Context: one part of a larger RNA
Parts: sequence; C1' cells; structure tokens
RNA sequence: GCCGGCGAGUUACCCUCCGUGGCAAGGUUAAGCCAAUGGCUUGGCGGAGCCGGAGCGAAAGCGAGUCUGAACAGGGCGUCAGAGUCGCGGGGGGUAGACCCGAAACCAGGUGAGCUAUCCAUGGCCAGGGUGAAGCGGGUGUAACAGCCCGUGGAGGCCCGAACCUACUUCCGUUGCAAAGGGACAGGAUGAGCUGUGGAUAGAGGUGAAAUGCCAAGCGAACCUGGAGAUAGCUGGUUCUCCCCGAAAUGCCUUUAGGGGCAGCGUCGAUGUUUCCGACCGUGGAGGUAGGGCUCUGACUGGGCUCGGGGGCGAGCAGCCUACCAACCCCAAUCAAACCGCGAAUGCCACGGCCGUCGCAUCGGCAGUGAGACUGUGGGGGCUAAGCUUCAUAGUCAAAAGGGAAACAGCCCAGACCACCGGUUAAGGUCCCGAAAUUGCUGCUUAGUGGGAAAGGAAGUUGAACCGCCCAGACAACCAGGAGGUUGGCUUAGAAGCAGCCAUCCUUGAAAGAGUGCGUAAUAGCUCACUGGUCGAGUGGUUCGGCGCCGACAAUGUAACGGGGCUCAAGCAGCGUACCGAAACCGUGGACGCGCCUUCGGGCGCGUGGUAGGGGAGCGUUCCGUCCGGCAGUGAAGCGGGACCCGCGAGGGCCCGUGGAGCGGACGGAAGUGAGAAUGCCGGU
Repeated sequence: GCCGGCGAGUUACCCUCCGUGGCAAGGUUAAGCCAAUGGCUUGGCGGAGCCGGAGCGAAAGCGAGUCUGAACAGGGCGUCAGAGUCGCGGGGGGUAGACCCGAAACCAGGUGAGCUAUCCAUGGCCAGGGUGAAGCGGGUGUAACAGCCCGUGGAGGCCCGAACCUACUUCCGUUGCAAAGGGACAGGAUGAGCUGUGGAUAGAGGUGAAAUGCCAAGCGAACCUGGAGAUAGCUGGUUCUCCCCGAAAUGCCUUUAGGGGCAGCGUCGAUGUUUCCGACCGUGGAGGUAGGGCUCUGACUGGGCUCGGGGGCGAGCAGCCUACCAACCCCAAUCAAACCGCGAAUGCCACGGCCGUCGCAUCGGCAGUGAGACUGUGGGGGCUAAGCUUCAUAGUCAAAAGGGAAACAGCCCAGACCACCGGUUAAGGUCCCGAAAUUGCUGCUUAGUGGGAAAGGAAGUUGAACCGCCCAGACAACCAGGAGGUUGGCUUAGAAGCAGCCAUCCUUGAAAGAGUGCGUAAUAGCUCACUGGUCGAGUGGUUCGGCGCCGACAAUGUAACGGGGCUCAAGCAGCGUACCGAAACCGUGGACGCGCCUUCGGGCGCGUGGUAGGGGAGCGUUCCGUCCGGCAGUGAAGCGGGACCCGCGAGGGCCCGUGGAGCGGACGGAAGUGAGAAUGCCGGU
C1' cells in the first nucleotide's frame, strides 16, 4: 500500500412545537396494595401530587377585577372572543462526556538516585623513566651573619609515558557492530585523581566547579495511577436510495474580528389577502448626479485701470519717476468631491392600461450563512501600479454540466428529468489536422503585417480636402549669361561678395545679392540666387484618413498564428448567400412534481442543474410479537457465477455451482441499523 472486520447525533429527565390517539371544563395518577399467571406481564385499587379552569399586588389582601394613588382621575397588568390534559411517535432546546477521535496542560496520591549529580562511610588502583625544593652534612667564606661550592635528601594540583580516566581533530559508521560505536591522532595520568561496596538527598523537590545540566535511552519542571470521557469558539472524520424546494459569504453589536446574538436571505406548516407580485406602455411626481457653467464660495492666466507696498530722485509728513509686488473694478481665457443663477439619460415613487399560474402579510417549527472570487460599469485609496485594496451596481463562478476562447472556476453562447444511428440554430467557425465555402462582389496590405509594445521618426502605399506655379511654356535636366561703380565703409598684417562690425545704394541690362555654399595668407577659381535658350505637360506644398515600415535585446529548442501551411489570401475592411456547429430549440417515446378540468377511465398546461440547508417517500440489516398448521439432507444460511425477470433507485427474484443445518414471507414493534476516506483501530498479506 491493498484486502477483511470494527468504527461516529445515543440514552435519561425537563421544556417547547408538530403528528396521532383517549377523555374533556376537565385530564391524569406516583409510590404502594390486591388478584391472575410457570414467566413476561395483565386487570383492579390507590386522587397524594401535577397541569388546566382568574387575575392583580412586594405583601397583607381584594377579586372580573386589581395595583399605584387623596381620588369614584389617569395609567399598568388582567376580564371579553376562549381547551385542556394524559399517552405514543417525530423536530428542536436545556442538563448530563451528549456525534466520534485528538491536545499542550492542571491537581491528588504514590513509585524512582541499580542511569546520572553531589555528599557520607569503608576498601581498592596508579608499569617504568626524568627533574631534584626545603632540610641536613662537609668545604669555603664573614668580625659574626649572609653568600658560594660539593654532597646528602626526595618535595611537587612538577616533566615524559602504559594500565586507568577523558574525548581535541579527522576518517568510517549514519535501515550502524553500537538508539553515541570503531580506526588514527590527541588530553590527564600523586591528584580538585580514578574506582568497588554500603548508604544519604525526590518533583511546588533534589543535585549542580552553572550547561537549564542531571534526577533510569525524550526533563524550562520525572514517572505511574487517579480526578477523567479535563477543556479544545480549533483540525480531521461522520456509513443506503429516490423525489420537491434551495441559500449566504451582508447590516448592527460583540475583550469581537477564522466565534457568536439579532436582522437579512432558504425551507416546512397554519391562517389571511387576493389586483398582491413582475416585464412593457402611458400619465403625474420628488431629486441636483453626468454634462455644462463661473452668479455665489474658492482656485487660476494674460491685459487694462488703479488703492496700497517696494525701489529711485528730492532739504522737506510736498512732489515726480518706476519694464518691481499687487487689492477692488473692467476685458479676455480657465479650474473644483466638500462651488451652482443651469441640468439630463437611467433609476425611484404613485396611478392607469396590457400581458404573465405569483406573489405578499401575520404566526409557528427547522436551518445554513455572516473568509467570497473574477469580469463590465461608477467612485475612493494606491503610482488614472498589482491576479492590489475598499464601496456601489449588473453578471457569472461559488452551488452549473454542455458548445466556443489551443489548453483555461469568474470571459462569450447556453441553464443538463431519461432515451433516440431524427431535425433547426447560438457563440464560434467553414484550405488540411478537424464538422462546414479553397463562396460571390468591392477595396486595402507586401510587412508573414496578420501572429506582442510606446514616445518618436520616414519622398512606403492608398484615399480626401485645400493652396501655389504652368502651353504668354511650369518642375527636372542640359546650353549660355550671372556684369559695372567696387577691393562699399570700418576693422585688420591682410579682410577684395564669403573672420568680424556698419550700411546694403546706384548703373547697364533679358538677368545678376555690396552676395547661397566651397575655396585663398589675401587675391584667384568653382557654385548658387536671378535671366535667356533647348524640351513640351504637368509640378511643388499643407492638412486629414486607411493599411503597412523603423523604434523591437533573455536565458534547454522553432516557441509572440494550437500546428501544418497561407499573399487578387487561408490577412484586413465592407456588403451578400450557403453550410457546420451545444445537453439551447423542435420531433418521437418514457418517468416524476405542481396546477386546472374530469363523464373518475383520464385529459390539458407548466415544471424537474444544484453545495450549505429544509421538507417528503422508500430500500436493506439484527432482534421481538402475531399469522402463514410457510421452506428445508429430494439440501437451510453463507459463498462463487449469470448475457434472465421486477423496481427510477437503494434493492428484490430466478437459474447453476459450492456448502452441509438451519431459514423465510406478511403485518406490527424495538434498534449496538448501512463505511472509502478520521497521518482511524485490529488482523491478514
């Protein structure tokens, strides 16, 4: 892991509601007693007690009233219409372990120092080697000491190093040889040493050269048993079938935020109401959003006018100037959630019409929910960030399968009762993968754009509008001219069209700048503007639109159309026709629910996705009672098999085999009553 078995809303009492039965202004007995009986039990007695039949008051008490009160006032609670009570069954609540399993912990009484910590008593152990303290002797030395030298001596938490103790580093081991070991190397090894035996200290404690260490392989408080089924607003699990309906993830409050109370939303029942509810249309209404606006409240730009201020001149509180700051006012142009002299669309309210099988209210039983998610739209927060957050509004998911979006809860289409080798469509598609157009017409795109992206950039291409020049000849190209005063003046070493500054005239002429660029040291030279000629029809610009181009760099391998592949398309835009395409819709048959009608045979209409959850109807298991004078060695139960029959299903029959002794049907009753999940428990493998 798998298989088998076991495994979770029970029982008692009280309260409450529903169903059902008895009796009813009453209902009912409890303990106990008597009788019957083999027993289970049955019948009778037993009225104590309990509930109801009257309330009000704290009470005395009074009573259809009573309390408060001075009150014959007011007010509170009652009186009226009115049914209870005792069983049985069921839903829910309470008290109990109360659906099951699960803590870490708390407390009590005990058991532990054969492990380990420290201590006490009494024993044991430490090969060998080295060093050579004090003291002492001798010598020397001193005035005497001291000192020095030689010996002797044998001290030391002394040195080296076995046993013994330890555990520094490393390797191995790491389902080990071992729940701490092995190898190598290492530290201590006469000491605060190691060790045997006996003993002492105990959990709110001991012991601790102190690490929260150790106290029997796990110690921030040991272990065992008990209180004990502690508690667990937490996690997990909770077992057969079918039918009807079907949520919530919100508000307020909460030592509350992953829990609750009340409300909201679901379901079941009773009663009432039926123009009650909904879509659309019409009529009337409230309102200050979007937009717009600038009167108001504020903000804000330019100009004008002009208080005030700053600065300047001035001997002066005079006066004058001001391209500075700037109020009010005027002109023009703007901005605002908390601005409005305007003001929609929607939505909302009321009434009416029309359509639609439908609600709504009250009372009562039972809930679940109170973590929501994404998308569109309107806002706040954030960065006009987030698969972000918080409201509002609609949808979907949640609790919704099917088709589309390659794949893809929340997007698009569409809401699955069942069956069909029938039909029509939706979204989306129709070259191949892959069902259906290589479909008709008109354009666009050349970038594989399509099939990822911005600011910005560009004689891409296509369309529209406007402006200029042009057969009195435009644009481009080619031929020719492009001159004179003059090298303008200044500046400068020089400045001659062309470093720079100033000016920018006149003449000739078809035209030609006191010069567009290159160039020179400065000249020169080339060129342009401008003009003529050749040629002969368009040419230049501005703005707007469609589609494309550049901008464009990422990590395993094309990899930014699902793929192949696609270019008058299989791309993009427009119009059209046909087809494909779902559990949608239709057809045929069937099942169930609800409503209406019924001549009770049935007919018609509508409905039947579903989590939490509410309601209803059933199947099966064990046992009990009654009946079947049921079945059974001519084969019970159990087990294996079946393509057969019945039931929507849980299941029930039938047949064959196995098995070898019990078992069933109908009705009623009672439950240790249904297993796949709980890191479930036990067993097998």